[in-house]
RNA sequence: UUACGAUAAGGGUAAACCCUGAGUGAUCAGGGGGCGCAAAGUAGUGGAUCUUUAAGCCUACACGGAAGUGGUUUAGAAAAUACGGCUUCCAGGAAUAAAGACAGCCUUACUGCCGAA
Repeated sequence: UUACGAUAAGGGUAAACCCUGAGUGAUCAGGGGGCGCAAAGUAGUGGAUCUUUAAGCCUACACGGAAGUGGUUUAGAAAAUACGGCUUCCAGGAAUAAAGACAGCCUUACUGCCGAA
């Protein structure tokens, strides 16, 4: 120096979960916590996964429901009742594109502590 990684030394980091906050969301930040980790340091190259948005597609629902608006009805303003009109929305799935999230899923780049075999 390169590889390697010990029931070594001194340290580091911090999963699930809980609390507070940020975000439409994936998720993130702080506090507690400690399953793990020898690069579980930094970045974010390629992929996986996840989210949001867009325009469509497939299946189902629906002679339905919700919200809004206005019309007719009763002598009549309002209210109420009944009956029509119009507009918007509704459940699930797969893929595409764009923008994101994650990296403690794999990968890539760079850097770094210790030194037994």
Predicted 3D model of a 117-nucleotide RNA (c-di-GMP-I riboswitch aptamer) from Candidatus Brocadia fulgida. RNAcentral records the identical sequence in 2 taxa. Its mean pLDDT, the model's own confidence on a scale to 100, is 78. RNAcentral holds the sequence, with entries from Rfam and Ribocentre. Taxonomically the source falls in Candidatus Brocadia (Bacteria, Pseudomonadati, Planctomycetota, Candidatus Brocadiaceae).